[in-house]
RNA sequence: AGCAGAAAAAGGCAAAUCUAUUGAAAAAUAGAGACGCAAAACCACAGAUCUAAGGUGAAAAAUCACAAUGAUGGCUGGGUUACCUGA
Numbered sequence: 001a002g003c004a005g006a007a008a009a010a011g012g013c014a015a016a017u018c019u020a021u022u023g024a025a026a027a028a029u030a031g032a033g034a035c036g037c038a039a040a041a042c043c044a045c046a047g048a049u050c051u052a053a054g055g056u057g058a059a060a061a062a063u064c065a066c067a068a069u070g071a072u073g074g075c076u077g078g079g080u081u082a083c084c085u086g087a
Stems, first nucleotide, its partner, number of pairs: 003086003012037002017032006035074001041080003045077003048072003055066004
């Protein structure tokens, strides 16, 4: 430096759910909580998924359809960085 994660140590993160706040929503943040995680650390570059305020189209209207510039890195790939152990 690359590869691997059987056992161990030091530790780390934190799903669902609840509460509060923000948001049109998806969701995010904080606290409680622990399902799990060896990159469950970081980056929306590619795919995927979720939402549709504003916009466009249809409609008499209610409403419906389309579509990220919104969101998910704990969906997959890719990129960057990192603890311990092993050969």